[in-house]
Context: one part of a larger RNA
Molecule: small-subunit ribosomal RNA, 5' domain
Organism: uncultured prokaryote
RNA sequence: GAACGAACGCUGGCGGCAGGCCUCAUACAUGCAAGUCGAGCGGACGGACCCCUUCGGGGGCGAGUAAGCGGCGAACGGGUGAGUAACAGGUGGGUAAUCUGCCUCAUGGUGGGGGACAACAGUUGGAAACGGCUGCUAAUACCCCAUGUGAUUGCGUGUUUAUGGCGCGUAAGGGAAGGCGCUUCCACGGCGUCGCCAUGAGAUGAGCCCGCCCCCCAUUAGCUAGUUGGUGGGAUAAUAGCCCCCCAAGGCAACGAUGGGUAGCCGAACUGAGAGGUUGAUCGGCCACACUGGAACUGAGACACGGUCCAGACACCUACGGGUGGCAGCAGUAGGGAAUAUUGCGCAAUGGGCGAAAGCUUGACGCAGCGAUGCCGCGUGAGUGACGAAGGCCCUAGGGUCGUAAAAGCUCUUUUCUGAGGGAAGAACAGCUGAUAGAGGAAAUGCUGUCAGUUUGACGGUACCUCAGGAAUAAGGAACGGCUAACUCCGUGCCAGCAGCCGCGGUAAUACGGAGGUUCCAAGCGUUGUUC
Numbered sequence: 001g002a003a004c005g006a007a008c009g010c011u012g013g014c015g016g017c018a019g020g021c022c023u024c025a026u027a028c029a030u031g032c033a034a035g036u037c038g039a040g041c042g043g044a045c046g047g048a049c050c051c052c053u054u055c056g057g058g059g060g061c062g063a064g065u066a067a068g069c070g071g072c073g074a075a076c077g078g079g080u081g082a083g084u085a086a087c088a089g090g091u092g093g094g095u096a097a098u099c100u101g102c103c104u105c106a107u108g109g110u111g112g113g114g115g116a117c118a119a120c121a122g123u124u125g126g127a128a129a130c131g132g133c134u135g136c137u138a139a140u141a142c143c144c145c146a147u148g149u150g151a152u153u154g155c156g157u158g159u160u161u162a163u164g165g166c167g168c169g170u171a172a173g174g175g176a177a178g179g180c181g182c183u184u185c186c187a188c189g190g191c192g193u194c195g196c197c198a199u200g201a202g203a204u205g206a207g208c209c210c211g212c213c214c215c216c217c218a219u220u221a222g223c224u225a226g227u228u229g230g231u232g233g234g235a236u237a238a239u240a241g242c243c244c245c246c247c248a249a250g251g252c253a254a255c256g257a258u259g260g261g262u263a264g265c266c267g268a269a270c271u272g273a274g275a276g277g278u279u280g281a282u283c284g285g286c287c288a289c290a291c292u293g294g295a296a297c298u299g300a301g302a303c304a305c306g307g308u309c310c311a312g313a314c315a316c317c318u319a320c321g322g323g324u325g326g327c328a329g330c331a332g333u334a335g336g337g338a339a340u341a342u343u344g345c346g347c348a349a350u351g352g353g354c355g356a357a358a359g360c361u362u363g364a365c366g367c368a369g370c371g372a373u374g375c376c377g378c379g380u381g382a383g384u385g386a387c388g389a390a391g392g393c394c395c396u397a398g399g400g401u402c403g404u405a406a407a408a409g410c411u412c413u414u415u416u417c418u419g420a421g422g423g424a425a426g427a428a429c430a431g432c433u434g435a436u437a438g439a440g441g442a443a444a445u446g447c448u449g450u451c452a453g454u455u456u457g458a459c460g461g462u463a464c465c466u467c468a469g470g471a472a473u474a475a476g477g478a479a480c481g482g483c484u485a486a487c488u489c490c491g492u493g494c495c496a497g498c499a500g501c502c503g504c505g506g507u508a509a510u511a512c513g514g515a516g517g518u519u520c521c522a523a524g525c526g527u528u529g530u531u532c
Stems, first nucleotide, its partner, number of pairs: 001532004006528005013378006020370001021336001026334003030331003035072003040069002044065002049060004079289003089213007098206002103202008111145004120135006152172008178194006215261003222252003227249004232244003264286004268279004291312005314325004342368001344367003350364001351362004381412004391402004417469006426459001431454008476521005481502003487516005497504002
C1' cells in the first nucleotide's frame, strides 16, 4: 500500500448492487418448510335442482368435503462442516466386473380365474398415545393358471478388441391392469388417448477399480493375524478378504510406514511485477452429517434431516399403568459472544412434485423489512458580493490572519426534498373459444402445427415521467517532532499524559491537554484484529 462475512469509537442525507452467528454440531416455545391424483377403488356426509308426500318426511341427480385402500413423490430441493489426511477431493483413464424410476426411439403382447384387507357396522380395552375381537366390501392392491417374440440360467458350439463382449442350437423355470373419451356395424366390438408386461437401443444419474497430485511433527522408526496371497464357497447390481473353511508366510516402511496434531476438498478469492504466499464466507461442483451410537425395512435409488426399530443422554405429558419429542429447513427464543437481520408478502415469474387437464402444493425461489457491512453513483448549492464588518487567534501594537469566507443585496439552478397528477417493463404461457393446415382412420373423438381473441403481478400506486414550491431537508473524522502532507499561543512542569518505531514531558513542549490556524480523506473517518 491492498484486502476483509469484520468489530469498536466519533459522525451520519439518498439511491443501485451485493453481503449479513466466523463463537457452544449449545438447548429450543410457536407457526410454516411435501405433497398430489375422484380420468385406479369402495363407501360416508352432502349445497343447488327435480319428483312424490299422510307435510313428519322419502326418492333421484349431484358441485363439493374430511378420512381410508391404491399410485407417484417424499433419496430432489433446503441446512451445516462435526467427522474425515481418505480413491474424501482434483485431474486423467478403466468397467469384457455393474445398475438406472420418470424421459426418448423401436419390437411384441395386455387372455382366464380366485381369495382377502382397510374404510364401514357392531362390540370392547386405555387418562392419553394407541389398540383388541366379530362381520361386510372394491380396485391399476394381492395371488394362481395360460401364452413366451425376446430375455435369464445350465449345457454344447462359433466369433471377438478374448475374465462374465457378440452370435447359434438345446433344456428348464418365469409376465401383464386397467381407466377415460368417441362411434354405431348395438358386437364378439372398432378407433383414440393415458397406462400395464417383456425386450432392445439411447439419454440421464449412480456404483466400483486404477495412475498422478493432495498440511505439520522423526523430540513418532518400526507397523501388521483377515494381516499379505491362493483353491473353493457365500453375499452383492457388480470386482474383490467384502465375509467364511482350508493352505502358504507373506504385506508395508527413511521415495517416511505406523503413531500424534490440525483440517471438509476443489473451481476459485485476496495479495504480489512475477515466482510465490495466504484463504476456502457468498456463487458453482463433489463429499460427509442430521440429538448421540447401532441396525435394517421399503424402494429404480436411502441404510433415509421433517421414515421405522433398538440402546443412551436430555426435555415434556400422565389418571403413575404408560406415552411423546429432535430447527446443522425459514422466521423466531434463551444463554454464549467484540459481533451478525423479520415469528413479513406472494406463488405473479423461474424451477420442483403430483395430475389427462383445470389446478393444488412449494420458508426452493421472487420480493419487501432491518443494519454505512462493503463496492459504485449522487447530493449537502452555483455566480457575484470589501466596510476586507463583527468576533476569534497571533502580534514587533504598525498590523496580520480566518477571509469572498459570512451576512445583506443582486442573478441563477432544483439533482435531492415536500405536495399533486400520470404510471410501467418484468406476462411468456398453459387452459378455453373461434378460424385454419397436416398425417392416420370407415367415421368420430383424439394427435401435431399456425393465427386471432380471452385471462393471470407479491413487489406496488413501486421504478419512472410531468407539474408546483422554496436554497429550501443534508458534514464530519483523524492528523500536524521525523518517518509523513500540515504551526503558533496558552495551560502543565519527568506531574498529568502521549507513543507504530525513534522517542516526547524535570518552567518559553511545533511530541501532553485546550484554542486558533493548517493538512488529508469524506458519508464517512480513525483504531484494533488477520492475510499478502